[in-house]
Order: sequence, then structure tokens, then C1' cells
RNA sequence: GGGCUUGUAGCUCAGCUGGUUAGAGCGCAGUCCUGAUAAGACUGAGGUCCCCUGUUCGAGCCAGGGCAGGCCCA
Repeated sequence: GGGCUUGUAGCUCAGCUGGUUAGAGCGCAGUCCUGAUAAGACUGAGGUCCCCUGUUCGAGCCAGGGCAGGCCCA
């Protein structure tokens, strides 16, 4: 330098054929329970869907260009 691939919550990851509200587990906070913990139950907070531009009535999803990580080739 070229090709492929990944990027979504603090972490690990889902997200259908583009459709109006973006999710799970773990973690975190609170409440209940307990003599007190752990465990358990319930509730809640937490998001620039990597960035910019475009297409569209509508983009996490499609297109173009970047950035970062990984793999392969040279």
C1' cells in the first nucleotide's frame, strides 16, 4: 500500500425486510427481606448506536469519505 472484518449502556453482546418507544445479561444505586451479611425479590439510573456527508416521509440498519481495532496478502 491492497483486500476482508469489527465499532450499539461501565463490561460482554443482541437488534428481523429501514418504521415511529434502542434492548439483554453482568455490573451500579435504592427499597424489601435478615439480628446483620450473602443470596433472593422489586424498582431505577445509565446511550453522540465511532465521526462527517448523503439517500429517504423516516437511518443503529442503505451509499460515499474518514478514524480506530483485528485478520490476510504484498
This is a predicted structure of a 74-nucleotide RNA (transfer RNA) from a Chloroflexota bacterium. The sequence was found in a public genome assembly. Its Rfam family is "tRNA". The family's RNA type in Rfam is transfer RNA.